[in-house]
SAM riboswitch aptamer (S box leader) from a Bacillota bacterium, 98 nucleotides, folded computationally.
Its Rfam family is "SAM riboswitch aptamer (S box leader)". Rfam 15.1 lists 9,625 matches to the family in 4,158 species.
NCBI's taxonomy places the organism under Bacteria, Bacillati, Bacillota.
RNA sequence: CUCUUAUUCAGCACAGGUGGAGGAUCCGGCCAAUGAAACCUGGGCAACCGGCCGCAAGGUACGGUGCUAAUCCGGCGGGGCAACCCGGCAGAUGAGAG
Numbered sequence: 001c002u003c004u005u006a007u008u009c010a011g012c013a014c015a016g017g018u019g020g021a022g023g024a025u026c027c028g029g030c031c032a033a034u035g036a037a038a039c040c041u042g043g044g045c046a047a048c049c050g051g052c053c054g055c056a057a058g059g060u061a062c063g064g065u066g067c068u069a070a071u072c073c074g075g076c077g078g079g080g081c082a083a084c085c086c087g088g089c090a091g092a093u094g095a096g097a098g
Base pairs, nucleotide, nucleotide: 001098002097003096004095005094006093007092008091014042015041016040017039018038022031023030026075027074028073029072043068044067045066048064049063050062051060052059053058071090076087077086078085079084
């Protein structure tokens, strides 16, 4: 990088330092000098895989990841007067394969 598969419900889960203009998958809305990305330190959330406990349901949070603005709204298709609903595309994370 490609493919398969599960989830994308929820999470009172953030402070400090360096940095200095972008971030948000893309575009617009949106976020950003009242400080973006990135990196570092400490903390936290969650429970996908492994470990441990358990007959099981499940638990724990030790290890490997992940996350710590919202996969927020619109975009493409369908239904609906509308509010809105359903689906799709794309994305994210885990596990596995090549």